Predicted 3D model of a 102-nucleotide RNA (SAM riboswitch aptamer (S box leader)) from a Chlorobiota bacterium. The sequence was found by an Rfam model in a public genome assembly.
RNA sequence: GUUUUAUCGAGAAAGGCUGAGGGACAGGCCCUGUGAAGCCUUAGCAACCUGAUUUUGUAUCAAGGUGCUAAAUCCUACCCAUUUGAUUGGGAAAGAUAAUGA
Numbered sequence: 001g002u003u004u005u006a007u008c009g010a011g012a013a014a015g016g017c018u019g020a021g022g023g024a025c026a027g028g029c030c031c032u033g034u035g036a037a038g039c040c041u042u043a044g045c046a047a048c049c050u051g052a053u054u055u056u057g058u059a060u061c062a063a064g065g066u067g068c069u070a071a072a073u074c075c076u077a078c079c080c081a082u083u084u085g086a087u088u089g090g091g092a093a094a095g096a097u098a099a100u101g102a
Base pairs, nucleotide, nucleotide: 002101004099005098006097007096008095013042014041015040016039017038021031022030023029026076027075028074043069044068045067047066048065049064050062051061052060053059073094078091079090080089081088
């Protein structure tokens, strides 16, 4: 990089270095020198795998492997219904994460 499947309205910080961007992309709307993103250290959360327990349930516990720790995947976009309305609801597409195959 890529195939398939599952999940995505909950949860979770602080310090050091550094110095202007970031929230995937487009449009919005937000965050940011009261330091963005990145790197390091410690801490935490518990999505998936793993382990244990089990009333075998979409259960409980642990935190070993990835991961994550502003805002619903921040909202919209494409389709259907609805709405003054990017209003509300549903579905897809795209994205992220995990497991797996080639």